[in-house]
This is a predicted structure of a 208-nucleotide RNA (Group I catalytic intron). It matches the Rfam family "Group I catalytic intron". From the family's description: Group I catalytic introns are large self-splicing ribozymes. They catalyse their own excision from mRNA, tRNA and rRNA precursors in a wide range of organisms. The core secondary structure consists of 9 paired regions (P1-P9). These fold to essentially two domains - the P4-P6 domain (formed from the stacking of P5, P4, P6 and P6a helices) and the P3-P9 domain (formed from the P8, P3, P7 and P9 helices). A reference for the family is Cech (1990), "Self-splicing of group I introns", Annu Rev Biochem. Model confidence (mean pLDDT): 75 of 100.
RNA sequence: CUGUAGACUUUAGAACAUAGGGUUGCCCGGGAAGAAAUUGCCGGAGUAGAACUCGUCAAAUUCGGUGAACGCUUUGGUGGUGACAUCAGUGCCAAUACCGAGCCAAGCCCCGAUACGUCAUCGAUCGGGGAAGGUGUAGAGACUUGACGGCGAGCACCUAAGCCUACGGGUAAGGUGAAGAUAAAGUCCAGACCCCAAACGCCUGGCA
Numbered sequence: 001c002u003g004u005a006g007a008c009u010u011u012a013g014a015a016c017a018u019a020g021g022g023u024u025g026c027c028c029g030g031g032a033a034g035a036a037a038u039u040g041c042c043g044g045a046g047u048a049g050a051a052c053u054c055g056u057c058a059a060a061u062u063c064g065g066u067g068a069a070c071g072c073u074u075u076g077g078u079g080g081u082g083a084c085a086u087c088a089g090u091g092c093c094a095a096u097a098c099c100g101a102g103c104c105a106a107g108c109c110c111c112g113a114u115a116c117g118u119c120a121u122c123g124a125u126c127g128g129g130g131a132a133g134g135u136g137u138a139g140a141g142a143c144u145u146g147a148c149g150g151c152g153a154g155c156a157c158c159u160a161a162g163c164c165u166a167c168g169g170g171u172a173a174g175g176u177g178a179a180g181a182u183a184a185a186g187u188c189c190a191g192a193c194c195c196c197a198a199a200c201g202c203c204u205g206g207c208a
Base pairs, nucleotide, nucleotide: 001006008022009021010020011019012018023048027044028043029042030041032039033038052154053153054152055151056150057149062101063100064099065098066097067096071092072091074089075088076087077086078085079084102135103134104133108130109129110128111127112126113125114124116123117122139189141188142187143186144185145184155177156176157175158174162171163170164169195206196205197204
């Protein structure tokens, strides 16, 4: 605001104010790919109505490294009677943005093997490799689940290259159906203080 339901998402917070991050759509400008729908990037202004369904996978979860707003601490400059404000810096924390190597379930692609499927160039099984995606990336971490993840199908809407056409048009192997998972829902276990060991520029480990 609204009759009510509600009023994008996430972190901090005294859970108020406020501050940091993420996101669809709409408007304006620039620019790349594409036949188009559309997708990505940069900038401006403003904003919050919507975000499909059913199956399937649960593995790897390791070693290193580069950044980082907000916040805390403190040093200095400037302003101020002062409280403070503002600018710059040291240290800490950290929402999180990523890189190298290794590793990984199902599905997909390639190669090989097989005494299997009546034969088979097909399938199945096994082994190896590849592309995506994941892990690394929680609060040190353990476990379960199955999603906002991977894969398959369906549905809705948009476009129509190619193909078809009775030239009216039809058609998807093309698009769209947001973000939140640097732990998401949970169950555990951690955390603060003390003690022991180590270090002594920084960084710790163990026990309870």